[in-house]
């Protein structure tokens, strides 16, 4: 620091996802040790049991039992003035827990309190006199189950109450001084009023009294009272700061303020009475939701974001709600009262309780521990102290929950062992890994030693200071001694022990480090995203191997990051999401030049604070680290203070350039009102006139003989204003168009003068706002939603046509939306130009105008820099900057639901979520496509000739049938195709009979025999059985051995026309013999790509020329090759015969090679020459010459590629499958079936013909298991025969059409020959299924073929025959050959195919594409919904516990007062009552949530239905708004936009 994912590819936008870090975690697998931390995030759910707050006898009275000892049995002594209880004091408001509530002065931070309190503690001053009456405990009696209580009686105090004193304090008043915010405050002072106290313990007699010693007293100490002071703690107030929702916009009656009073420690509506009517709010009141806040923690480069466990500060709470008491402090976790819910006890009368203390239990939950030890340390309470208490704390236990550390061994060790896995079978890998050898000893185990944490207090001894009469005593200080450890026999150390006991988890397609085999076969499964899996899966599962981390590793969840994806740092808005339709203007924000002041912001210094801990740096302590300790820095903040004065703000002054005003001038569809005008449509009247008109692609509906259309004249009425007219003008936008008048707004130009910043923007607000639509009333010519009819169509709720109503028009009032667009907010400044145009002005020139030059304002085009993803923008910015406003944050759901506001309605504005997808998009690129365009070509059309489609037959195919009808080929480019030839064979199919290492091939070993030929038996044959003949070659004397070959046995194995042509090679078809397809370098572009290859010409051609940011090159084209056309040379048999000779008259013979021919080599043609055209070119046209002329004709030759085209059944081949069968042998059958359908052919339908007779002329092939002559036989197929010929010699061999002649005469025929019968021939082992041919007989359909469709441009079509391959036989097919031999092409509009350029695109599997909506089905979430249930809250009313307060208090009443007393008074208590008030009850609203018959749309879902709306001109251009209509997409009207 980035990466993956939209596309065929690219750039951009944009979302989704991943890699990182973290966690109080959980789950899965695994697990050796230790240290340090952490451990109910859920039910503030309910709790059994134990413990968590007591202490003081030096405040007080009283005072055991048990036990022990003694006893004279009466009792006494010890324990012991002990325990327990009580009065009293202090504590219990700390410590510990939790986060319910709380959006608040709760918290944080900085201040204020002159508006306050503070027990214990510190320091200082003063005091502590003298009295009184009670009461618990206790005793007696009584009630109660208990908890507990009542009455009477006794008693003490540091408990309670008067009195005295009042330094001091406080209160009100007076005087003086100082300060002041004029409210008051502080100090001094005068007189008046009010308020205190408590003693305990220890020691000593100096003074007094009794007098060994005590008391008073003195002293010490602990207390007590009062005042001040400090510290600590607490309370109150204020500024600022920190959540979400505006679909919460208005809230408020103690409300806001005042006066008086009450209350409090204290200010204050805190409370009450009265008075006033205020107060808060867009800088967000009120309401709703959520939440303890902070230091910090996590993340991040930072800014931020998220969070608020452990530790620390603050707050709140203690079963729920309310209330007060006590107290210095509480409205009190382990206190009280009341109410409620719950639990428990009960004798049913009544009582008890509150773990959100520590453990622990149940429950909830994915999930969170021991009912442990000790007060040794630290800290707290009480106490003079010893000490007691302390679930605070310190320790231990459980848990890999986290962090940190250690170990599971180290060294050496190559025959690279075995085994596993893979393999191309060679090997590779696991792998120095193991084994083996040599070492070490952490952890574990055994034995032993053994801490730090402890310093004190107390006591005691010694010393010192002080108090004092005191050498008692006591406080304080110093030193010595004594004593105290839960953890724990722990840490640590030593010895012994043995490599012995200690490694897993995840991943391996890309991101992302790591690859193979097997299994599986869109199954099972994986998956964070993209995506894997449909028979060769590096993606599933297993294995081997590898990678990563490691006592852990993965997964899940959550946070930050990456995400500049909310953008302060640090984003955008023409087309990707995004500029309000436009203006006026409020608040707000921002604002020209100069001078001065101030010091708000700003900047600098200082001070205070910013708790500690944490983070960071340095150092130190645990062996290291984690962890801990010390010091520093930092805490970016706030406040105060001192200063600076540039900028900002404010104040004052001044200025004119921003802005505005006045004056002059012209331009304009700017707006409003009224009037006027002509053209046209329609209608009406009249005239002329007659049969049609109208309308369309073509028609029809319609109009017209009742007179239309056409035409003329006249009239009526409404609406709109041709030409001018223009990327011309005006307006803020919507918008504005005949002419005239009136009223009126704005802009512009010019010139001076004036005002003096008056400016810009603009949330809300207000106004304007096309069309459609709505209301009321008019109007209505044309047009025209709806509607009707006619067409079109499969349908046609459309497009087209004929009609036609709202509406369109006017007035008034609504609506408030549009593709309201420049898809571009407003304003200001700056930044090259060029060229139009509108308005005004100036200059030069001119008589004047135009032209020309310059300036200002508007409106266009093209372009520099710059910007932009690109397209493009470019002084009219989308450039460079500033100011203000609006808006955006993935697609869909959805501009929808709900709520609110507006509206008569239609609807508008505001505006979500659940759910779902991994994209949705923008621009540009290359293709492909278009019922887009341009140019061009092709038997593509046209022009012609002949066919097919109809018939019969042949052949192939489909279908059907069958035991089998083997298989493949399926638009062109399957279908006379594989098949150049199925009776058996072929043959792959079927039935049946057989064989099993095989019928054949290759290897090894062994045995036997050479090989080979042949007979018989059974059988359909295969096969099986039984014989016979026969021995070769080399070596060797022989025996024998060897080679080769045959048979048998055995082993690895053969074999497969079985599957996959979508695993392949090879070969082939096709586009297409079309002219294309590419590369290198350079250049352009961010890039895909472009350029070159486009353009102008030209060509059959990317053929060539010219031009050109291209220059070259390759594969194609052409040429080189073959055949053919002319000539030459060479050669002359089997070919030929001009000349010569012979001849049986046949080149037959001699002879010749001249000619033909044969087959080798050459020549020839190149736009070379001439003319014209053309760009001086390429080239084209014409001509000459020539056998041939512009590639002469034909062939071979097939670029990059496309079709997963065809072929596993030619062959080869991966994988899979069969292995006594899917192999192999044999016989028979089948591939030849036959209601049908199609393709390709043959023969015809006849007279350009048929039949018969005669007669002429080819080429190219072929022939020895062959062609076969002559001759003979047969009507013929053929038979006999056998010459010749391995073929320029012989043969097939007759060419046919043609020509000559004859007959037929238009008829289903003397056309046509199918079909059938009989008889034959040939081939072959064999013609039944199932051959060809012959003869005789038979004589079908068919009289030129519907829609449609094929071939052909010259030696072509058509027509005629001949040959060959295959082949025993079989040709109507195929491959060739020659003979005869046409017609037509104006031309490129149209059909088909193709090439190039261009255009549009939502296509890229590429139009056989993409894609929309209804309907049907399944699932999911959601809106409405008669209601219903719950939560919460407002208001009204009822009720009113406990309790404070007020009043009362006739009942009761110790302290004080009066009184001799009785008694009275003051004061108090019970009780009563009033205000307030919790729970509760009743009623009525709001909000939120659950649920619901039914209902609405939405989303999703391999193969459903209907259509075809959109993308190309998408076949009616599309889209926006609106209105109507329609199964549906949609259609139509009106206005708008160009995307």
């Nucleotide at each position: 620091a980035g990466a993956g994912u939209u596309u065929g590819a690219u750039c951009c936008u944009g979302g989704c996802u991943c890699a990182g870090a973290g966690c109080g975690a959980a789950c899965g697998u695994u697990a050796g040790c230790g240290g340090c931390g952490c451990g109910c995030c859920u039910a503030a759910c309910a709790c059994a049991u134990g413990c968590a707050a007591g202490u003081c006898g030096c405040a007080c009275g009283a005072g055991a039992a048990a036990g022990g000892g003694c006893u004279u049995c009466g009792g006494c002594c010890c324990c012991g003035g002990u325990a327990a209880a009580g009065u009293g004091g202090c504590g219990c408001a700390c410590g510990g827990g939790u986060g319910c509530g709380u959006a608040a002065c709760a918290c944080g931070u900085a201040g204020g309190a002159a508006a306050u309190c503070u027990a214990c503690c510190u320091u200082c001053g003063g005091g502590u006199g003298g009295g009184g009456g009670a009461u618990a405990a206790c005793g007696u009696u009584c009630c109660g189950a208990a908890a507990g209580g009542a009455a009477c009686g006794c008693u003490a105090a540091u408990a309670c109450c008067g009195c005295g004193u009042a330094a001091g304090a406080c209160c009100a008043c007076g005087u003086c001084c100082a300060g002041u915010a004029c409210g008051c405050u502080g100090g001094a002072u005068g007189a008046g009023g009010u308020c205190a106290a408590a003693g305990g313990u220890u020691g000593c007699c100096u003074c007094u009294u009794c007098a060994u010693g005590a008391a008073a007293g003195c002293a010490a100490u602990c207390g007590c009272c009062u005042g001040a002071u400090g510290a600590u703690g607490a309370u109150c107030c204020u500024g600022c700061g920190g959540c979400c929702c505006a679909u919460c916009a208005g809230c408020u009656a103690g409300u806001u303020g005042g006066u008086a009073g009450g209350g409090u420690a204290a200010u204050g509506g805190c409370c009450u009475a009265c008075c006033a009517a205020g107060g808060c709010a867009a800088a967000g009141a009120c309401g709703g939701g959520u939440a303890g806040c902070u230091g910090g923690u996590c993340u991040g480069a930072g800014a931020g974001g998220a969070u608020g466990a452990u530790c620390a500060g603050c707050c709140a709470c203690a079963c729920u709600g309310g209330c007060a008491c006590u107290g210095a402090a509480a409205c009190a976790c382990g206190g009280g009262c009341c109410a409620g819910a719950c639990u428990c006890c009960u004798a049913c009368g009544g009582g008890a309780g509150g773990c959100a203390g520590c453990a622990g239990u149940g429950g909830g939950g994915a999930a969170u521990c021991u009912u442990g030890g000790u007060c040794a340390a630290u800290g707290g309470g009480c106490g003079c102290a010893a000490g007691c208490c302390u679930g605070a704390a310190c320790c231990a236990g459980c848990g890999a929950c986290g962090c940190c550390g250690c170990g599971u061994g180290a060294g050496u060790g190559a025959u690279g062992a075995a085994g596993g896995c893979c393999u191309u079978c060679g090997g590779g890998u696991u792998g120095u890994a193991a084994a083996g050898c040599u070492c070490u000893g952490u952890g574990g185990g055994g034995a032993g030693a053994g801490a730090c944490g402890a310093a004190a207090a107390c006591g005691u001894c010694g010393g010192g200071c002080g108090c004092u009469a005191a050498u008692a005593g006591c406080u304080c200080c110093c030193g010595g001694c004594c004593u105290u450890g839960a953890c724990g026999g722990u840490a640590u150390c030593u010895c012994c022990u043995u490599a012995g006991c200690a490694a897993g988890c995840a991943c391996c397609g890309g991101c992302u480090a790591a690859c193979u085999c097997u299994g599986u076969g869109c199954c099972a499964g994986c998956a964070g995203c993209c995506g894997c899996g449909g028979u060769a899966a590096g993606a599933c599962a297993g294995a081997g191997g590898g990678u990563g981390c490691a006592a852990a590793c993965g997964u899940u969840g959550c946070u930050c990051g990456g995400a500049a994806u909310u953008a302060c740092u640090g984003g955008g808005c023409g087309u990707a999401a995004a500029g309000c339709g436009c203006g006026u203007g409020u608040a707000g924000g921002c604002g020209g030049a100069c001078c001065g002041a101030u010091g708000u912001g700003u900047c600098a210094g200082g001070u205070g604070u910013g708790a500690a801990a944490u983070c960071c740096c340095c150092g130190g302590g645990c062996u290291c680290a984690a962890c801990c300790c010390g010091g520093g820095a930092a805490c970016u903040g706030c406040a105060c203070u001192u200063g600076a004065a540039a900028c900002u703000g404010u104040c004052g002054g001044c200025c004119u350039u921003g802005a505005g005003u006045a004056c002059c001038g012209g331009a304009g569809a700017g707006g409003g009102u009224g009037g006027c005008g002509g053209a046209a449509u329609u209608c009406c009247u009249g005239g002329u006139g007659u049969a049609g008109a109208g309308g369309u692609g073509a028609a029809a509906u319609u109009c017209g003989u009742a007179g239309a259309u056409a035409u003329c004249a006249g009239g009526a009425g409404g609406a709109a204003c041709a030409c001018c007219g223009g990327u011309g003008g005006c307006g803020a936008a919507g918008g504005c168009g005949g002419c005239c008048a009136c009223c009126u707004g704005g802009a512009c130009g010019g010139u001076u003068a004036c005002u003096g910043a008056c400016g810009c923007u603009g949330a809300g607000a207000c106004g304007c706002g096309a069309a459609a639509g709505c209301g009321u009333g008019g109007g209505g010519a044309g047009c025209a939603a709806a509607c009707a009819g006619g067409a079109u169509u499969a349908g046609a709720u459309a497009c087209c046509c004929u009609g036609g109503u709202a509406g369109u028009c006017c007035a008034c009032g609504c609506c408030g939306u549009a593709a309201a667009c420049g898809a571009u907010g407003a304003g200001u400044g700056c930044u090259a130009g060029g060229u139009g145009u509108c308005g005004c002005g100036g200059g030069u020139a001119u008589u004047g105008a135009c032209c020309c030059c310059c300036g200002c304002g508007g409106u266009g085009c093209c372009g520099a820099a710059g910007c932009u993803a690109a397209c493009g923008c470019a002084u009219u910015a989308a450039g460079c900057a500033c100011u203000c406003c609006g808006c955006c944050u993935g697609g869909g759901a959805a501009g929808u639901a709900c709520g609110g506001u507006c509206g008569c309605a239609a609807g508008a504005c505001u505006a979500a979520a659940a759910c779902u997808c991994a994209a949705a998009g923008g621009a540009a690129u290359u293709g492909a496509c278009g019922g887009g365009g341009g140019c061009c070509c092709g038997c593509a059309c046209a022009a012609g000739c002949g066919g097919u489609g109809g018939a019969g037959c042949a052949u192939g195919u489909g279908g059907u049938u069958u035991a089998a009808u083997u298989c493949g080929a399926c638009g062109c480019a399957a279908c006379g195709c594989g098949c150049a030839g199925a009776a058996c064979c072929u043959u792959a199919c079927c039935u049946g009979g057989g064989c099993u290492g095989g019928a054949a091939c290759a290897c090894u070993a062994c045995c036997g025999g050479a090989a080979c030929c042949u007979u018989c038996u059974a059988g359909a044959a295969a096969c099986a059985g039984a014989g016979g003949g026969g021995u070769g070659c080399u070596c060797g004397c022989a025996a024998g051995a060897g080679a080769a070959u045959c048979g048998g046995u055995a082993g690895a194995c053969a074999g497969g026309u079985g599957c996959u042509g979508c695993a392949u090679g090879g070969c082939u078809g096709u586009c297409g013999u079309c002219a294309g397809c590419u590369c290198g370098u350079g250049u352009c572009g961010u890039g895909a790509g472009a350029u070159g290859u486009u353009g102008g010409g030209u060509u059959a051609a990317g053929u060539c020329c010219c031009g050109c940011a291209a220059c070259g090159a390759g594969c194609g084209c052409a040429a080189c090759c073959c055949c053919u056309g002319u000539c030459c040379u060479u050669a002359g048999u089997u070919g030929c015969c001009a000349u010569c000779a012979g001849u049986u008259c046949g080149g037959c013979u001699g002879g010749g090679c001249a000619c033909u021919c044969u087959a080798a080599g050459g020549a020839g043609a190149c736009u070379g020459c001439c003319g014209g055209c053309g760009u001086c070119a390429a080239g084209c046209c014409g001509g000459a010459g020539g056998a041939a002329g512009g590639u002469g004709g034909g062939g071979a030759u097939g670029a990059c590629g496309u079709c997963a085209a065809g072929u596993c059944c030619u062959c080869a081949u991966g994988g899979c499958c069969c292995c006594u069968a899917u192999g192999u042998c044999c016989a028979g059958g089948g591939c030849u079936a036959c209601a049908c359908a199609c393709g390709u052919g043959c023969u015809a339908c006849a007279a350009u013909g048929g039949u018969c007779g005669g007669u002429a002329c080819a080429g190219a092939a072929c022939g020895c298991u062959g062609c076969u002559a002559a001759c003979c036989c047969g009507c013929g197929a053929g038979g006999g025969g056998g010459a010749g010929c391995g073929a320029a010699u012989c043969g097939g061999g007759a060419a046919a059409a043609g020509c000559c002649g004859a007959c037929c005469u238009c008829a289903g025929u003397a056309c046509g020959g199918a079909u059938u019968g009989c008889a034959g021939u040939c081939u072959g082992c064999a013609a039944c299924u199932c051959g060809a041919c012959u003869g005789c007989a038979u004589g079908a359909a068919g009289u030129c073929g519907g829609a449609a469709u094929c071939g052909c441009u010259a030696g072509u079509a058509a027509u005629c025959g001949c040959u060959g391959a295959u082949c025993a036989g079989c040709a109507g097919g195929c491959a060739g050959c020659g003979g005869u031999g046409a017609a037509u092409a104006c031309g490129u509009u149209c059909c088909c195919g193709g090439g190039c350029c261009u255009u549009g695109u939502a296509c890229a599997c590429a139009c056989c594409g993409c894609c929309c909506g209804u309907c049907a089905c399944a699932c999911c979430a959601u809106g409405g919904g008669a209601g219903u249930c719950g939560a919460u809250u407002g208001c009204u009313c009822c009720a009113g516990a406990a309790g404070u307060g007020g009043c009362u208090g006739a009942g009761c009443u110790a302290a004080c007062c009066c009184g001799c007393a009785a008694g009275g008074g003051a004061g108090g208590c019970a009780g009563g009552u009033c205000c307030c008030c919790a729970a509760g009850g009743a009623g009525u609203g709001g909000u939120c949530g659950g649920u619901a018959a039914c209902u609405g749309g939405g989303g999703u879902g391999a193969a459903g239905u209907c259509g075809u709306a959109a993308c190309a001109a998408g076949g009616u251009a599309g889209c926006c708004g609106u209105a109507g209509g329609g199964g549906a997409a949609c259609c139509u009207g009106c206005g708008g936009c160009u995307g």
Molecule: small-subunit ribosomal RNA
Organism: Polyangiales bacterium